[in-house]
RNA sequence: GAUUUCGUAGCUCAGUGGUAGAGCACUUCUCUUUUAAAGAAGGGGUCCUGGGUUCGAGUCCCAGCGAAAUCA
Repeated sequence: GAUUUCGUAGCUCAGUGGUAGAGCACUUCUCUUUUAAAGAAGGGGUCCUGGGUUCGAGUCCCAGCGAAAUCA
């Protein structure tokens, strides 16, 4: 330098163009002498940035930024 893949909750990751989710973590409650375990409830998101397409974009297209891999 070229190509490909990836970027979504604190972490690991899902998500067929039509209300953004799961597990773990966090908070509260129940249980327990207490802790842990178990059970129940809850909070937490500018979906990397900026444009485009569309009635509607996390999803499709373009550019940029960052990370990884391959080639040179």